[in-house]
This is a predicted structure of a 91-nucleotide RNA (c-di-GMP-I riboswitch aptamer) from a Nitrospirota bacterium. NCBI's taxonomy places the organism under Bacteria, Pseudomonadati, Nitrospirota.
């Protein structure tokens, strides 16, 4: 000093759920609130998952609705896998 690893200290963040307030939704910001996290900081590169847009084929109680779903948008980073970054220092 760097790497594994996570005991102690110091702190850090904030799940549902309710108020607001943005959006067509998903989900997002704020305040409350705590269920957890050693990256539960950050990044939409790959997977998954949700959201609208919506050719096509198929079913039906038929001219409408349901089922699958190709594409384009978008959103999830507490959904897993990657990348960047970083606080302490015991076994």
């Nucleotide at each position: 000093u760097u790497u594994c690893c996570g005991a102690a200290a110091a702190g850090g963040u904030a799940a549902a759920c309710c108020c607001c307030g943005a959006g067509u939704a998903a989900u997002c910001g704020g305040g409350g609130g705590g269920c957890a996290c050693a990256a539960a900081g950050c990044c939409a590169c790959g997977g998954g998952u949700c959201c609208g847009u919506u050719a096509a084929a198929g079913a039906a109680c038929a001219u409408u609705u349901c089922u699958u779903a190709a594409a384009c948008g978008g959103a999830u980073a507490g959904u897993c896998g990657g990348g960047c970054u970083g606080c302490c220092g015991a076994a």

Rfam family: c-di-GMP-I riboswitch aptamer. On this family, see Sudarsan et al., Science 2008: "Riboswitches in Eubacteria Sense the Second Messenger Cyclic Di-GMP". The sequence was found by an Rfam model in a public genome assembly.